């Protein structure tokens, strides 16, 4: 140097061209004499960056960053 992968919530990850959801963590209510556990509810996302194509892009297509792997 070359190939090839991955990037979504604080963290672990799901997803699919048509306004992005789980679990855990946290806030709140319930229940306890009190914690914990159990249960109801919420709050947190410019989907890594820019630009293409598309009526529409988190998803395809191009380039950039970071990181991981294989290979000289």
């Nucleotide at each position: 140097g070359g190939g090839g992968g991955u990037a979504u919530a604080g963290c672990u990850u799901a997803g699919u061209g048509g306004u992005a959801g789980a679990g855990c963590a946290u806030g709140u209510g319930c229940u306890u004499a009190g914690c914990a556990u159990a249960c109801g509810c919420g709050a947190g996302g410019u989907c890594c960056u820019a630009g293409g194509u598309u009526c529409a892009a988190u998803u395809c297509c191009c380039a950039g960053u970071a990181c991981c792997u294989c290979u000289a």
Predicted 3D model of a 72-nucleotide RNA (transfer RNA) from Camelus ferus. It matches the Rfam family "tRNA". Rfam classes the family as a transfer RNA. Its mean pLDDT, the model's own confidence on a scale to 100, is 83.